[in-house]
Context: one part of a larger RNA
Molecule: small-subunit ribosomal RNA, central domain
Organism: uncultured soil bacterium
RNA sequence: UUGGGUUUAAAGGGUGCGUAGGCGGCUUAUUAAGUCAGGGGUGAAAGACGGUGGCUCAACCAUCGCAGUGCCUUUGAUACUGAUGAGCUUGAUUGCAGCCGAGGUAGGCGGAAUGUGACAAGUAGCGGUGAAAUGCAUAGGUAUGUCGCAGAACACCGAUUGCGAAGGCAGCUUACUAAAGUGUAAAUGACGCUGAGGCACGAAAGCGUGGGGAUCAAACAGGAUUAGAUACCCUGGUAGUCCACGCCCUAAACGAUGAAUACUCGAUGUUAGCGAUAUACAGUUAGCGUCUAAGCGAAAGCGUUAAGUAUUCCACCUGGGGAGUACGCCCGCAAGGGUGAAACUC
Numbered sequence: 001u002u003g004g005g006u007u008u009a010a011a012g013g014g015u016g017c018g019u020a021g022g023c024g025g026c027u028u029a030u031u032a033a034g035u036c037a038g039g040g041g042u043g044a045a046a047g048a049c050g051g052u053g054g055c056u057c058a059a060c061c062a063u064c065g066c067a068g069u070g071c072c073u074u075u076g077a078u079a080c081u082g083a084u085g086a087g088c089u090u091g092a093u094u095g096c097a098g099c100c101g102a103g104g105u106a107g108g109c110g111g112a113a114u115g116u117g118a119c120a121a122g123u124a125g126c127g128g129u130g131a132a133a134u135g136c137a138u139a140g141g142u143a144u145g146u147c148g149c150a151g152a153a154c155a156c157c158g159a160u161u162g163c164g165a166a167g168g169c170a171g172c173u174u175a176c177u178a179a180a181g182u183g184u185a186a187a188u189g190a191c192g193c194u195g196a197g198g199c200a201c202g203a204a205a206g207c208g209u210g211g212g213g214a215u216c217a218a219a220c221a222g223g224a225u226u227a228g229a230u231a232c233c234c235u236g237g238u239a240g241u242c243c244a245c246g247c248c249c250u251a252a253a254c255g256a257u258g259a260a261u262a263c264u265c266g267a268u269g270u271u272a273g274c275g276a277u278a279u280a281c282a283g284u285u286a287g288c289g290u291c292u293a294a295g296c297g298a299a300a301g302c303g304u305u306a307a308g309u310a311u312u313c314c315a316c317c318u319g320g321g322g323a324g325u326a327c328g329c330c331c332g333c334a335a336g337g338g339u340g341a342a343a344c345u346c
Base pairs, nucleotide, nucleotide: 004317005316006315007300008299012314014201015200016199017198021194022193023192025088026087027086028085029084030083031082033081034080035077036076037075038074039073040072041071042070049065050064051063052062053061054060091191092188093187094186095184096183097182103177104176105175106174107173108172109171110154114150115149116148117147118146119145120144125136126135162169163168206247207246208245209244210243211242216240220236221235222234223233258313259312260311261310262309263308266291267290268289269288270287271286272285273284274283295302296301319346320345321344328339329338330337331336
C1' cells in the first nucleotide's frame, strides 16, 4: 500500500533467445464488440437522505418522496480502441557492394623466460631477510657456456583502443563460423517492442573419470617474529592451477544504473566507414571517452551512452536484527544452489 520508489538510503533479474500475455506506424472502407447519448425494465422490504405526522419532547414509530454503483433490453452516434477487407513505406527484415575487430571453435608453428637432465670449465660458498635461520653445497653446488627435455603463459606493439548478449576475449598462422557498423534504396510490406513460465549460455573456486604436472600455491612441515603467533616474513610443499568429457550455476556476475522508441544547446579527443581528384579542412552515420547548457537530483553528481522530457512491457522494494536462517518442495554425486517465513527483540 500510494498520484511512491529502485547509481550511492530498501529495491534492476548475471546475460540472451523466446511461449502465453500486455502494448503497437500511415491511409481508407465495412462493422458496431469496447466507448458515448436517448427510451424501457429491473434495482424487494427494512435501513440511509429530505418532507409531513403520532407518542408532552427525544429516542422510537408511521407515511410520502428522492436517491440507487450495477444488470438486462432497445433506438441511435462512429472520433478513438477492437474485428474484417484493401492499400502505403518512414519502423522491421532481406538483397547487393565494399569494410572492421584480442568475437567463437578446431588444428599447426614460434621465440623469450622458468624448471630439469647431460657435458665442459671452475672453487667455496649459495640462497634468503629488517636481521637471521631452516634449506642447498667439497658425493663439487651457486655464477658461466653448449646440447637436450617438459609444461604453462604470450614481453615490446598496447591505448581514455577494439570485439562480444553477458561471463569474457591478446604470440603467429590455416580452416570453419557468427555478428556489428557503412553505402545503396533493389525486394517484402508492420512482418514490430517487451516478455510471466520455459530453454540456452554463464568468471573463479569446487566435484566425477582419464590424462598432464614447468611455474605458482590452499592444506601441511620446518625456520623466524612474538608474551603467545594455529598469521603477516623465509625455506620447502600436496590438492589445485593445464587438457578432454560430464557436472556445479554462484560473484562487488558493477555502469552497484532492465529492455525498446521518440524528443531536448554545445565544445573537444578518438575508432570504423562514407561521398569528392584530396593523406588537409569541413560534413555525415555508428561506436568509445572527457567537459558542459537547459533540465533533474537530498547531495555527490547525471547531463543526446541521462540519473532530463514522455510512452510501452518486464523484474524488484516497503524499518534494523532474527535471516538469505528454519520448515516444505525442486535441483545436485557432493559441496551446496533455488524458492523462502515466523516467534522473539530494538